[in-house]
RNA sequence: UUGCCGCCAACGCCGAAUCCACGCACCGCGUGGAGCGGGGGACCCACUUGGUGGCAGUGCCACCGGGGGCGAACCUCUCCGUCUCACGGCGGCGAGGAGCGCGAUCUCUUCCCGCGCGAGCCCGUCAGCUAACCCCGCAGGCGUUGGAAAGAGAUCGU
Numbered sequence: 001u002u003g004c005c006g007c008c009a010a011c012g013c014c015g016a017a018u019c020c021a022c023g024c025a026c027c028g029c030g031u032g033g034a035g036c037g038g039g040g041g042a043c044c045c046a047c048u049u050g051g052u053g054g055c056a057g058u059g060c061c062a063c064c065g066g067g068g069g070c071g072a073a074c075c076u077c078u079c080c081g082u083c084u085c086a087c088g089g090c091g092g093c094g095a096g097g098a099g100c101g102c103g104a105u106c107u108c109u110u111c112c113c114g115c116g117c118g119a120g121c122c123c124g125u126c127a128g129c130u131a132a133c134c135c136c137g138c139a140g141g142c143g144u145u146g147g148a149a150a151g152a153g154a155u156c157g158u
Stems, first nucleotide, its partner, number of pairs: 011143004018034007035138006045128001050064006066126001067123004074097004079092005099117005106153005111147002
């Protein structure tokens, strides 16, 4: 001097997941409020189940498939394995696309370029929309910094 790692602070990112007040057995807990977010829940409206195979002739039989919520996280395809008579289902490695996020101007929109995500969890046979009304959450995980590209607003200074 450079790189990596750890700790603290500041700043910042994903996300609804923040702020304030009071109290207590006090560095933690509880209650309430504001703010942000989610679910349930009328009239009206909407819906009245799908696929495959067989026989028949417009129906019958058999088999397969419950439904819903949060979230961007849903769809297609090659290959491999597995269950099935089949349709189709399940799992794995990949390639794409819908969609989502980041790239430090205080915020927002758009363009170009670059990078990343494209998960997981919950309810428990039950919920379409939905005014009044009712109920619930405020966690967790991280460390980015391109463009004399266009525009809108806010704040501060002169």